[in-house]
Context: one part of a larger RNA
Molecule: small-subunit ribosomal RNA, 3' major domain
Organism: uncultured prokaryote
RNA sequence: UGACGGGGGCCCGCACAAGCGGUGGAGCAUGUGGUUUAAUUCGAUGCAACGCGAAGAACCUUACCUACCCUUGAAAUCCUCGGAAUCUUCUAGAGAUAGAAGAGUGCCUUCGGGAAUCGAGUGACAGGUGCUGCAUGGCUGUCGUCAGCUCGUGUCGUGAGAUGUUGGGUUAAGUCCCGUAACGAGCGCAACCCUUAUCCUUAGUUGCCAGCGAUUCGGUCGGGAACUCUAAGGAGACUGCCGGUGAUAAACCGGAGGAAGGUGGGGAUGACGUCAAAUCAUCAUGGCCCUUACGAGUAGGGCUACACACGUGCUACAAUGGGCAGUACAACGGGUUGCCAAGCCGCAAGGUGGAGCUAAUCUCAUAAAGCUGCUCUCAGUCCGGAUUGGAGUCUGCAACUCGACUCCAUGAAGUUGGAAUCGCUAGUAAUCGCGAAUCAGAAUGUCGCGGUGAAUACGUUCCCGGGCCUUGUACA
Numbered sequence: 001u002g003a004c005g006g007g008g009g010c011c012c013g014c015a016c017a018a019g020c021g022g023u024g025g026a027g028c029a030u031g032u033g034g035u036u037u038a039a040u041u042c043g044a045u046g047c048a049a050c051g052c053g054a055a056g057a058a059c060c061u062u063a064c065c066u067a068c069c070c071u072u073g074a075a076a077u078c079c080u081c082g083g084a085a086u087c088u089u090c091u092a093g094a095g096a097u098a099g100a101a102g103a104g105u106g107c108c109u110u111c112g113g114g115a116a117u118c119g120a121g122u123g124a125c126a127g128g129u130g131c132u133g134c135a136u137g138g139c140u141g142u143c144g145u146c147a148g149c150u151c152g153u154g155u156c157g158u159g160a161g162a163u164g165u166u167g168g169g170u171u172a173a174g175u176c177c178c179g180u181a182a183c184g185a186g187c188g189c190a191a192c193c194c195u196u197a198u199c200c201u202u203a204g205u206u207g208c209c210a211g212c213g214a215u216u217c218g219g220u221c222g223g224g225a226a227c228u229c230u231a232a233g234g235a236g237a238c239u240g241c242c243g244g245u246g247a248u249a250a251a252c253c254g255g256a257g258g259a260a261g262g263u264g265g266g267g268a269u270g271a272c273g274u275c276a277a278a279u280c281a282u283c284a285u286g287g288c289c290c291u292u293a294c295g296a297g298u299a300g301g302g303c304u305a306c307a308c309a310c311g312u313g314c315u316a317c318a319a320u321g322g323g324c325a326g327u328a329c330a331a332c333g334g335g336u337u338g339c340c341a342a343g344c345c346g347c348a349a350g351g352u353g354g355a356g357c358u359a360a361u362c363u364c365a366u367a368a369a370g371c372u373g374c375u376c377u378c379a380g381u382c383c384g385g386a387u388u389g390g391a392g393u394c395u396g397c398a399a400c401u402c403g404a405c406u407c408c409a410u411g412a413a414g415u416u417g418g419a420a421u422c423g424c425u426a427g428u429a430a431u432c433g434c435g436a437a438u439c440a441g442a443a444u445g446u447c448g449c450g451g452u453g454a455a456u457a458c459g460u461u462c463c464c465g466g467g468c469c470u471u472g473u474a475c476a
Base pairs, nucleotide, nucleotide: 001476002475003473004472005471007470008469009468010467011466012465013464015460016459019424020423021422022421023420026315027314028313029312030311031310032309033308034306035305042053043052064301065300066299067298068297070295073125077124078123079121080120081119082118083117086103087102088101089100090099091098092097107114108113127290128289130288131287132286136284137283138279140277141275143273148187149186150185151184152183153182154163155162156161167178168177169176193267194266195265196264198235199234200233201232202231203230204229208224209223212222213221214220238261241255242254243253244252245251317417321376322375323374324373325372326371327370333364334363335362338357339356343352344351345350383414388409389408390407391406392405393404394403430452431451432450433449434448435447436446
């Protein structure tokens, strides 16, 4: 100087407390461990692995296994030789591949050949998702959006170092003020950026419709430029104003005005560093290893196994509910290999159909919870939907291993969950539906969007994590 203390002081955080809803019990989905297997590819492992890499394993993907098969190689550069390229058909085979037949002879040319492409050969070489993340770059997680981490000059100390950065206040903040052997500065904080909340100006189609007219009653048409909205530019919030407290400071408390008030809400943004943290399987790369195989191709299988254990979720156990009928109101987005309307067929999944749309125009697309009416009356039920049988639909060469969906039948566990444990402070939790990426098909996952919309916070004694000062130490 640090680190540590079941030392002390001050302070903060959904850390506790106060509340609301869960997990832990059930069924299923999904990931992991374990076991099994020819293979169940590999990685991730306290917080910070476990709906993680994977924004989507039937083939492909695919790295694994089995069988078959190739050796200058599936893809690259160079050299030699030959054939233009290319296309069609047949045979064997699971296919990779092997064999055979036919068509075709182009472009430039100094007639030597060249360009492009295919085949054969030779070796230089290729290739490796093989090992090492404890050789590395890059990227990432975490402490933590915590308020810290340092430097120059000066001063003090023999020196390691100290000071500044400590102290008194204050703040979300090393934020600011005052004091001060320190004076300044840098990386962080804040602001600058995006979005959302209010208003103004400009613009008015594909969007809008107050007033006027028409109307097939649909902003549909004439029209309008007000409103909504869209998207550009501005305004607005700064403790600016008032009162009080305070050291006459910084600041805090209350108030006015205001759409918004003290960082308005949300996002992006992550200092010096810690964990030899993660990744050699995104990529790059040193070293080592393989080179008729640890490289390459093909078919089939596996990654989907199943006594069990754990994590994360979905659906429930019902009446604030289930069923049936009627009826209202969104936002974000996507669409030409695409989205697919009206109409018709089918109980339905879906089929048919073909209008429109490269989209504020057409379409996905009926939002659902909600509201109104009827029914069920506490029961393993008109709750719950697992499982299984049958019949189908769709995608796709192909749904057996191993897809999703529909209909009929079946109707399991489950009556609110032990010890324990998680999230959340406001348009939040809870609850309800909608969209997108990936994608032929395949979400209860992920990322977004809007609808309805709470309760509680006395407080900081305690648990956890963190910051500053101080103290002890036989630790570095």